This is a predicted structure of a 74-nucleotide RNA (transfer RNA) from a Patescibacteria group bacterium. The RNAcentral record of the sequence draws on ENA.
Order: sequence, then structure tokens, then C1' cells
RNA sequence: ACCCCUGUAGCUCAGCGGAUCAGAGCGCGACGUUGCGGACGUCGAGGUCGAAGGUUCGAAUCCUUUCAGGGGUG
Repeated sequence: ACCCCUGUAGCUCAGCGGAUCAGAGCGCGACGUUGCGGACGUCGAGGUCGAAGGUUCGAAUCCUUUCAGGGGUG
């Protein structure tokens, strides 16, 4: 220098043939249960989908640029 992969909740990830209000597990909070905890059950908070543009009636998803991490070739 060129090519590929990854980036979504505090953590690990799903969703990547456009429209289902953006989800799961763990973690966190409240309540129930318990002598107190843990475990279990119910409910809840938490995200401008790395960033900026573009296409579209509609973008996490498609296109362009860019940032960060990882890998490959020379």
C1' cells in the first nucleotide's frame, strides 16, 4: 500500500434477501418468596445499531466516505 472480517444495552451476542414499536442471556433495580441471603417467580430501567452523508414512502440491514480492533498478501 492492497484485500477480508468485526463494531447493536454495563458484558456476551442474535437480527445483515429494507417495513413485526430494536431483541435474548447474564448483570442492574423493585416486588413476591425466605429468619437473612442465594436460588426461583413477576415487573421494570437501560440503545439516536462506531461516526457522517446518500438512496428510498420507509435503512441496524443497501451505497459512499471515515474511525477503531483483528487477520491476510507484498
Rfam family: tRNA. Rfam links the family to the GO term triplet codon-amino acid adaptor activity.